Small-subunit ribosomal RNA from an uncultured prokaryote, 1484 nucleotides, folded computationally. Rfam family: Bacterial small subunit ribosomal RNA. The coordinates come from a structure-prediction model, not an experiment, and the mean pLDDT is 83.
RNA sequence: AGAGUUUGAUCCUGGCUCAGGACGAACGCUGGCGGCGUGCUUAACACAUGCAAGUCGAACGAUCCCGGGGCUUCGGCCCCAAUGGGAGAGUGGCGAACGGGUGAGUAUCACGUGAGAAACCUGUCCCGGAGAUGGGGAUAGCCCAGGGAAACCUGGAUUAAUACCCAAUAUUCUGACCGCACCGCAUGGUGCAGUCAGGAAAGGUUCCGGCGCUCCGGGAGGGUCUCGCGGCCUAUCAGCUUGUUGGUGAGGUAACGGCUCACCAAGGCAUCGACGGGUAGCUGGUCUGAGAGGACGAUCAGCCACACUGGGACUGAGACACGGCCCAGACUCCUACGGGAGGCAGCAGUGGGGAAUAUUGGACAAUGGGGGAAACCCUGAUCCAGCUACGCCGCGUGAGUGAUGAAGGCCUUCGGGUUGUAAAGCUCUGUCGGGAGGGACGACGGAUUUGACGGUACCUCGCAAGAAAGCACCGGCUAACUCCGUGCCAGCAGCCGCGGUAAUACGGAGGGUGCAAGCGUUGCUCGGAAUUACUGGGCGUAAAGCGUACGCAGGCGGUCUGUUAAGUCAGAUGUGAAAGCCCAGGGCUCAACCCUGGAACUGCAUUUGAAACUGGCAGACUUGAGUUCGGGAGAGGGAAGUGGAAUUCCAGGUGUAGAGGUGAAAUUCGUUGAUAUCUGGAGGAACACCAGUGGCGAAGGCGGCUUCCUGGUCCGAUACUGACGCUAAUGUACGAAAGCGUGGGGAGCAAACAGGAUUAGAUACCCUGGUAGUCCACGCCGUAAACGAUGAAUGCUAGACGUCGGGGGUGUUUACAUCUCGGUGUCGAAGUUAACGCGAUAAGCAUUCCGCCUGGGGAGUACGGUCGCAAGAUUAAAACUCAAAGGAAUUGACGGGGGCCCGCACAAGCGGUGGAGUAUGUGGUUUAAUUCGACGCAACGCGCAGAACCUUACCCAGCCUUGACAUCCUGAGAAGUCUUUGGACUUAGACGUGUCCCUUCACGGGGAAAUUCAGUGACAGGUGCUGCAUGGCUGUCGUCAGCUCGUGUCGUGAGAUGUUCGGUUAAGUCCGGCAACGAGCGCAACCCCUAUUGUUAGUUGCCAUCAUUCAGUUGGGUACUUUAGCGAGACUCCCGGUGUCAAGCCGGCGGAAGAUGGGGAUGACGUCAAGUCCUCAUGGCCCUUAUGGUCGGGGCUACACACGUACUACAAUGGCAACUACAGAGGGUCGCGAUGCUGUGAGGUGGAGCCAAUCCCAGAAAAGUUGCCUCAGUUCAGAUUGUAGUCUGCAACUCGACUACAUGAAGUUGGAAUCGCUAGUAAUCGCGGAUCAGAAUGCCGCGGUGAAUACGUUCCCGGGCCUUGUACACACCGCCCGUCACACCACGAAAGUUGACUCAACCCGAAGUCGUGCGCCCAACCCUUGUGGAGGGAAGCGCCUACGGUUGGUUCGAUGAUUGGGGUGAAGUCGUAACAAGGUAACC
Repeated sequence: AGAGUUUGAUCCUGGCUCAGGACGAACGCUGGCGGCGUGCUUAACACAUGCAAGUCGAACGAUCCCGGGGCUUCGGCCCCAAUGGGAGAGUGGCGAACGGGUGAGUAUCACGUGAGAAACCUGUCCCGGAGAUGGGGAUAGCCCAGGGAAACCUGGAUUAAUACCCAAUAUUCUGACCGCACCGCAUGGUGCAGUCAGGAAAGGUUCCGGCGCUCCGGGAGGGUCUCGCGGCCUAUCAGCUUGUUGGUGAGGUAACGGCUCACCAAGGCAUCGACGGGUAGCUGGUCUGAGAGGACGAUCAGCCACACUGGGACUGAGACACGGCCCAGACUCCUACGGGAGGCAGCAGUGGGGAAUAUUGGACAAUGGGGGAAACCCUGAUCCAGCUACGCCGCGUGAGUGAUGAAGGCCUUCGGGUUGUAAAGCUCUGUCGGGAGGGACGACGGAUUUGACGGUACCUCGCAAGAAAGCACCGGCUAACUCCGUGCCAGCAGCCGCGGUAAUACGGAGGGUGCAAGCGUUGCUCGGAAUUACUGGGCGUAAAGCGUACGCAGGCGGUCUGUUAAGUCAGAUGUGAAAGCCCAGGGCUCAACCCUGGAACUGCAUUUGAAACUGGCAGACUUGAGUUCGGGAGAGGGAAGUGGAAUUCCAGGUGUAGAGGUGAAAUUCGUUGAUAUCUGGAGGAACACCAGUGGCGAAGGCGGCUUCCUGGUCCGAUACUGACGCUAAUGUACGAAAGCGUGGGGAGCAAACAGGAUUAGAUACCCUGGUAGUCCACGCCGUAAACGAUGAAUGCUAGACGUCGGGGGUGUUUACAUCUCGGUGUCGAAGUUAACGCGAUAAGCAUUCCGCCUGGGGAGUACGGUCGCAAGAUUAAAACUCAAAGGAAUUGACGGGGGCCCGCACAAGCGGUGGAGUAUGUGGUUUAAUUCGACGCAACGCGCAGAACCUUACCCAGCCUUGACAUCCUGAGAAGUCUUUGGACUUAGACGUGUCCCUUCACGGGGAAAUUCAGUGACAGGUGCUGCAUGGCUGUCGUCAGCUCGUGUCGUGAGAUGUUCGGUUAAGUCCGGCAACGAGCGCAACCCCUAUUGUUAGUUGCCAUCAUUCAGUUGGGUACUUUAGCGAGACUCCCGGUGUCAAGCCGGCGGAAGAUGGGGAUGACGUCAAGUCCUCAUGGCCCUUAUGGUCGGGGCUACACACGUACUACAAUGGCAACUACAGAGGGUCGCGAUGCUGUGAGGUGGAGCCAAUCCCAGAAAAGUUGCCUCAGUUCAGAUUGUAGUCUGCAACUCGACUACAUGAAGUUGGAAUCGCUAGUAAUCGCGGAUCAGAAUGCCGCGGUGAAUACGUUCCCGGGCCUUGUACACACCGCCCGUCACACCACGAAAGUUGACUCAACCCGAAGUCGUGCGCCCAACCCUUGUGGAGGGAAGCGCCUACGGUUGGUUCGAUGAUUGGGGUGAAGUCGUAACAAGGUAACC
């Protein structure tokens, strides 16, 4: 510091996601040790049990025990005077208000910070001053009596005090009234003096003290109150408030104060956010971040609040009191049912909740606290230990050596690679571990005592590599790759996305990468995110400028001078707790951790200065703004009047059959006279030409003419005012069209509606009608793509060319040129922009103010509020859902967009197909099987250049299992061949025969090669699957003219340029121009055939001349024809015209041929996952006594039907018969096969010749001549069928071809539709070949005869180039919208039901303070007088009031039959609205 993700690609905008850090965490897997920390975030839920606040006998009386003494009837009693210790109650004192817990409440002076109290309090502690005199009456305990289950209570008698009370004394104490002095920020404060009134005390212990008591003053520390400032969300909470705001008086308090009360006044708060709602303890700080910020507020520390819930006071220095009291409520427990008891948010612990959080431990040794004179006691504060990888830090799980690169695993191209020096082995060490021995600091200023932790840390000795490694990941982001399994299944996933048979993405394994006693996941938070932008963003088209103006508040504001000092700047002082962060040093072996010091705490307050800038005050100025005078232009606004043209209607005339309307029609009008035309009239609305990127207005908007009223603006000039200005939240006004209300008006047009068409439908587009409305008046509405999609104002920053309204001088004075002010346009520099573009009328450079935006959808919707008569407008969410949505530009593709051009593409012609019969292929059906493939063009006489067996892959049946075929090993035999038996055959068996090479005379032996049989296992084999794993080959666009590259240039980039443009061509062919210059693959040419000719060569070819023959038969010849080698020839070369002095085109000469002469071969980059695993090759998968092999038979030849391609016809341009001509190109020895003979014929017989310019196939046919047929289902046509044959072949039944005779079907030129062909072509005629035993109407070739037509490019199809639009890129067979149906999800409405909070009115009214208190009760002290009074107390009553209750609301939920829209969901329905002119331009 960035990265991934929108696209075919690009740039931008913009969201989502990731990499980092952190955590009181949890979960999964795993787990050796230690140190230091941390540990109920949820139910402020309920709690069993134990402990957490006591202490003092040196305040007090009594009792008991131990002890001492005395007496004793041994039951016990008395005393302690000099004498001790202990105990539990009680009175009394101090403490219990600290310490500890929790965060429910609280948006508050609660907290933080800084001030103030001249308005206050303060036990214990410290300092100073003064004092402590004299008396009195009670009371608990104990005892007695009583009540009660208990808790406990009542009565009587008796007793002490540092308990209580009275009196005395007393100040610098308190109060009242006055006086003086000084001081101060107002009230006022301080000091001194006077008069009057009031107020104290306590003793205990020891004898040196000291402790305690009372009053006064001061201090320290603590507390209380007040104020400034600061820190959450919400305006869909806009008004709130009656003790409310203030005053006077009183009460109350420690104290100010509406704190409370009475009276008076009507105030107080609020858009600088009151009131309400939601949420929340606040802070030091913590985490993150470069910082500014953002989030948080565990542990530690400060403050606050709370203690089962609510209320209340008492005591006290201090509480409205966690382990106190009273009352009410809920809950739990005890009960004898009468009544009682309790409060873990103290430490442990339990239940519950929860993803989740510990021991019912030790000790007061230390630190601290309470009591005490002290010893000491208490202390779940605290110090320690236990549990927990919860976090941070440290250490270890060994080190060295060790190649045969062991074994095993995994992979493999089978060679090897990797795990891997890793292991084993050898040599060491001892952290940790376990054993033994020693053994602390923590304990202090001096001495003594005291250690929970703990025999712990630490040290020493000796033992032993022994007991100690996992987790996640490996498609990209992101470091790390292979195999197997699975087969859109199982699963993964943070985002993009993987998985449909070769998954580096799932699961396993091997290997690797990362971190490591941890590693991952989840959650939350900051960062990245400049994605709320103060630092630091934007608003023409991406989200975003209010429709426009006026204007209050607010914000901002021209020049000069003086002054002030609020802002601002500087210094100083106080404060900013400690801890933390940072720096330095130090202590634990290091570190974490801890200690010491420093810095910092960016803040607040006070104070002293400065005076530039901003602000305030005062004064001045003229340039901003305004006023005045004189001119000017204008559809600016309002009102009244008026004009002509046109439409329609009415009346009349002329006139006759149509008119109207459309793509074509019809509805409609018209013989009751339309349309047309003329005259007259009525009425409403709108104003042609002028008219113009002309004018005016703030915008909406404004258009005949005249008059009246009226706003703004421009120019020129003088004087004046003197900053009077700009912007503008809330507000106010205006605001197209449509719509609404009331009343008019209504010619034309025209929603709705009706009819006619169109259509599959047509609730549309088109047509005929037609009502609201459009018009006027008044009143609403308040919205538009209200757009320049561009807020207002000011200043600055090159130009050029128009145009409108003014003004100026100069110039040949009219036009025009020029300068200038104000508007309105086009182009353009710098600059800017993502690009497009903008560019003085900015989207440039700056300033001021306002409005608005923060992913898409849901949604400008719901709810609530406001406005409206309504329609609706305005303000304006959330749940849920997606990973995009979007802008600009690029390349393609496409368009029922445009331009140019080409092609048998259309047109012009000729002949066909589609109808018939047959052949053939396909679909379908059938079948045991009808093998498989090919499916628009580009499958269908295709693979198949030829299925009776074979082929053959299919079916049925039989048989074989190392196999029909290949290689290797072992054994035997050469190989081979003949006969015979069984069987349908393959085969099974038998009997013979035969002998290779080397050596050897021979016997015998051995075996290289080839080959057979048997055996064994490696393997063979597969026309089994995948053409969507592939190679190769092929089709197609298309023989179309295109497809690219290098360098340069332009562009942020994708890309562009070149290749576009003007001509031209069959052509990206060529020329010219040009930021391009060149080049490559294609085009063309080079190659082959053909057309002319030369030359060479003549056999098997040829024959002009000579001879010869039936015959080029022979001699001869090589001229011609011809054959086949090498050449020539054609290149727009020449002429004319045209064209840019070009390329080229047109015409012509010459020529066999003329404009690539004709034909062929040749197929660019690519497209179609096109075709082929069944030609071949091949990865993977599958079968292996079968999916392999072999054999017989069957099938591929089926047949209600449909389609394609052909053949033959339907006849007279014909058929038949007879006769007579003329080819080319091929083939032939397993062959072609002549003459001859034979058969009606197919053919047979026979075999000459020929390995071919020699012989054969081989008769060419149409044509020609002659004859017959005469328009018929025929002398057309030949299907079908019967009989008899021929040929091939082991074999023609299924299932061949041909022949003869007989038979003689459909068919009389073919609907919609559709195909081929532009010249030696179509059409027509025959011939040959491949395959092949046989079997073409198919295919591939060959020649014969031999046309018609092309005006032309509007249209159909295909293609090329340029351009344009695009929401397409799987690219129009694209994309995509809405209803309906189904499923799921969240939300709204809803008769209601229900809950929480809260408000108002009222009822009830506990405890308690306060007030009152007839009657009742009463020891102290006072007065009377011996009884009372005063005084006190308790009942009772009153005010206030918690809980509770009634009624009516507010707000927020929960739920609700039904209902509404929304979202989501591989293959539902209906249409086709949008994107192209989207087929009616789209949109608001």